[in-house]
Context: one part of a larger RNA
RNA sequence: GAUUGAACGCUGUCGGUAGGCUUAACACAUGCAAGUCGAGCGAGAAAGCACUUCGGUGUGAGUAGAGCGGCGGACGGGUGCGUAACACGUAGGAAUCUGCCUGGUAGUGGGGGACAACUCGAGGAAACUCGGGCUAAUACCGCAUACGCCCUAAGGGGGAAAGCGAGGGAUCUUCGGACCUCGUGCUAUCAGAUGAGCCUGCGUCGGAUUAGCUAGUUGGUGAGGUAAUGGCUCACCAAGGCGACGAUCCGUAGCUGGUCUGAGAGGAUGAUCAGCCACACUGGGACUGAGACACGGCCCAGACUCCUACGGGAGGCAGCAGUGGGGAAUAUUGGACAAUGGGCGAAAGCCUGAUCCAGCCAUGCCGCGUGUGUGAAGAAGGCCUUCGGGUUGUAAAGCACUUUCAGCGAGGAGGAAAAGUAAGUAGUUAAUAGCUGCUUACCCUGACGUUACCUACAGAAGAAGCACCGGCAAACUCCGUGCCAGCAGCCGCGGUAAUACGGAGGGUGCGAGCGUUAAUC
Numbered sequence: 001g002a003u004u005g006a007a008c009g010c011u012g013u014c015g016g017u018a019g020g021c022u023u024a025a026c027a028c029a030u031g032c033a034a035g036u037c038g039a040g041c042g043a044g045a046a047a048g049c050a051c052u053u054c055g056g057u058g059u060g061a062g063u064a065g066a067g068c069g070g071c072g073g074a075c076g077g078g079u080g081c082g083u084a085a086c087a088c089g090u091a092g093g094a095a096u097c098u099g100c101c102u103g104g105u106a107g108u109g110g111g112g113g114a115c116a117a118c119u120c121g122a123g124g125a126a127a128c129u130c131g132g133g134c135u136a137a138u139a140c141c142g143c144a145u146a147c148g149c150c151c152u153a154a155g156g157g158g159g160a161a162a163g164c165g166a167g168g169g170a171u172c173u174u175c176g177g178a179c180c181u182c183g184u185g186c187u188a189u190c191a192g193a194u195g196a197g198c199c200u201g202c203g204u205c206g207g208a209u210u211a212g213c214u215a216g217u218u219g220g221u222g223a224g225g226u227a228a229u230g231g232c233u234c235a236c237c238a239a240g241g242c243g244a245c246g247a248u249c250c251g252u253a254g255c256u257g258g259u260c261u262g263a264g265a266g267g268a269u270g271a272u273c274a275g276c277c278a279c280a281c282u283g284g285g286a287c288u289g290a291g292a293c294a295c296g297g298c299c300c301a302g303a304c305u306c307c308u309a310c311g312g313g314a315g316g317c318a319g320c321a322g323u324g325g326g327g328a329a330u331a332u333u334g335g336a337c338a339a340u341g342g343g344c345g346a347a348a349g350c351c352u353g354a355u356c357c358a359g360c361c362a363u364g365c366c367g368c369g370u371g372u373g374u375g376a377a378g379a380a381g382g383c384c385u386u387c388g389g390g391u392u393g394u395a396a397a398g399c400a401c402u403u404u405c406a407g408c409g410a411g412g413a414g415g416a417a418a419a420g421u422a423a424g425u426a427g428u429u430a431a432u433a434g435c436u437g438c439u440u441a442c443c444c445u446g447a448c449g450u451u452a453c454c455u456a457c458a459g460a461a462g463a464a465g466c467a468c469c470g471g472c473a474a475a476c477u478c479c480g481u482g483c484c485a486g487c488a489g490c491c492g493c494g495g496u497a498a499u500a501c502g503g504a505g506g507g508u509g510c511g512a513g514c515g516u517u518a519a520u521c
Base pairs, nucleotide, nucleotide: 001521002520003519004518006517007516008515009514010513014367015366016365017364018363019361020360021326026324027323028322030321031320032319035071036070037069040068041067048059049058050057051056078279079278080277088203089202090201091200092199093198096196097195101192102191103190104189105188106187107186108185109143111141112140118133119132120131121130122129123128149158150157151156163184164183165182166181167180168179171178172177205251206250207249212242213241214240217239218238219237220236221235222234223233224232254276255275256274257273258269259268260267261266281302282301283300284299285298304315305314306313307312332358334357335356336355340354341352342351343350344349371401372400373399374398381392382391383390384389405462407457409455411453415448420442421441422440423439424438425437426436427435428434465510466509467508468507469506470491471490472489476505477504478503479502480501486493487492
């Protein structure tokens, strides 16, 4: 000099933009953060309102709420404890899986028995649990079939499915429908895409006051296991494997793109944003599933907190806010799904503390303002003085203007395209129906928001400080003090004329900031 996720002191007008627990991965009150689908399935309230013969009926409504079932809760969001490792970076590899999505091929036939909900009963303080009975399905299980597929001793053997919605001219009909067409599902399989698992070369902090380490250890055969290779696991066999090119041990640490600095080489660093990894009270375990050994799932153990009728139960903010604590130090228990994105759904839509916005903070960066011109009687006052004067100083006052920003009033974009409705047209089809694509018209959807922006009005009106002035280093005098009080980054100042302490006047530097401290180059 540059820089910072900074803090502290003094001071503080506005706007834009970015950032905001670096410490205790300490403990957490409260609310919210993951649901959705009735076009998979069965069942199904109440309040209110209307009528009433006072029994009830209709509506609310096949709505709400629950249950079975499907998909999603493995994404998104947080944190950096652990990890010196194929964790990460980079370059390669072969023995793998991949829901939803895209393309291709083949199919979607016929049956069965349950379990919730519900009802009846029982237990419990509660959490909840148990027993009897009824029932549906895209839930579950056989049978049939098998182009691909799997196994094979190559003869053969094995294995699947589910429906739902919309429309309809003939024909049949038990008037439900069958049937046809379309859409969407389902099953099997082959490819693709995406995602993930695995292996390897090289790179990746300090310590030798850590020199030897290793028995599933190193390799082989066989088996098991996995989606898959492999001591991954096991049985047997061999005695190997690593190490001064630093093994092992100890300490420290998430890694990278990047960031800061520097002419560069390098050094330091890894906040925000992006990629990867690890973790979710601590430790362990599996289940489900395409995917987890799963932050807001389950089980066990532990510590802690809470409820209890003492028998037993409940919980996990390193999600967003917020509280206590720690600390020099770090924000609101806000708004909206309008946009972007995600989950579910055919869609309308619902959910979304992701996100978009707003609030707080000079924390950083950038921009603007706090007036402009004129004005010498060089006013008054202050300070200095050699007492003549000098300086503050065109500074003020005065005169003439302007009105950015803030204030107050009026107007006013863009972020909005979709979706929906109607018409036209093309495809599908037996069809002018339905569905899908395209075009046109109409109709609406904004949290921010009293938006940005533009404009009327008034009046210089509301808006300047901080540090320094001995040398380094820009800027000097007076008074007070008297090795005292104090200053200080270094050299050093202060013991009676201190440009170095304290005050004043004056000056210098920067300016909504200025200094100090800490840290890096």